Glycine riboswitch aptamer from Novosphingobium sp., 114 nucleotides, folded computationally. Of the family's consensus pairs, 90% are formed in the model. The RNAcentral record of the sequence draws on Rfam and Ribocentre. It matches the Rfam family "Glycine riboswitch aptamer". Rfam's curators write: This family represents the bacterial glycine riboswitch. The same sequence occurs in records of 2 taxa.

[in-house]
RNA sequence: GCUGACAGCGCGGGAGAGACCUGCCGAUUCGGCCCCUUGAACGGGACGGAAAUGGCAGGCGCCGAAGGAGCAACCGCCCCGGAAUCUCUCAGGCAAAAGGACCGCGCCAGUCGA
Numbered sequence: 001g002c003u004g005a006c007a008g009c010g011c012g013g014g015a016g017a018g019a020c021c022u023g024c025c026g027a028u029u030c031g032g033c034c035c036c037u038u039g040a041a042c043g044g045g046a047c048g049g050a051a052a053u054g055g056c057a058g059g060c061g062c063c064g065a066a067g068g069a070g071c072a073a074c075c076g077c078c079c080c081g082g083a084a085u086c087u088c089u090c091a092g093g094c095a096a097a098a099g100g101a102c103c104g105c106g107c108c109a110g111u112c113g114a
Stems, first nucleotide, its partner, number of pairs: 001111004008107006018060001020059006028050004033045003061094003067090001068088003074082002
C1' cells in the first nucleotide's frame, strides 16, 4: 500500500408501539390532637388525608430491530436441508435513560512490497 468471511474490543449512528386502566402496599408529604416547655420553637407519639416519572398482582390495547420460531418463490438435480430488515409475537418492549438488529471508522487479522 492492498484486501478482509465469521467472531471479539473501542468510538459514532441506529426505528416502532398506552409515562394506559384497576386493586393493594407505599418512600415522601399535609392536617389537627397529645407529650415535652412558664409559653413557644425544636423533638417525640398515636390518628386521619394525599401520594412517585416506586413495588406487587390483575386487565385491556399495541410494537418488532435482543433472543427464539416459520417458509410460497429461489438455491442446492430429488429426498432432506438453507436466508432476510419478510412472517409470527413464545420471549422482549411501548416518556427519558438503558437496551437495540443493522451500518460506518479504528483496533485486529491476512497478503504483497520496501